[in-house]
Molecule: transfer RNA
Organism: bacterium
């Protein structure tokens, strides 16, 4: 320094232009002598940042930022 590749809820991860989800965790209620399990709720997001295309970008495109790999 150059290429390829990740970045989305605490956490592990899904979604290939048209309304942001899922599993576990934490809340809350019911269930039980109680805990755990089990049911049921509601919550919880600047989609990594800045632009650009487009009627609309989590998604295309282009810089930067961070991690990973691999050449030099």
């Nucleotide at each position: 320094g150059c290429g390829c590749u990740g970045u989305u809820a605490g956490c592990u991860c899904a979604g290939u232009g048209g309304u942001a989800g899922a599993g576990c965790a934490a809340a809350u209620g019911c269930c039980u002598u109680u805990u755990a399990a089990g049911c049921a709720u509601a919550a919880g997001g600047u989609c990594g940042c800045u632009g650009g295309u487009u009627c609309g970008a989590a998604u295309c495109c282009a810089g930067c930022a961070c991690g990973g790999c691999g050449c030099a």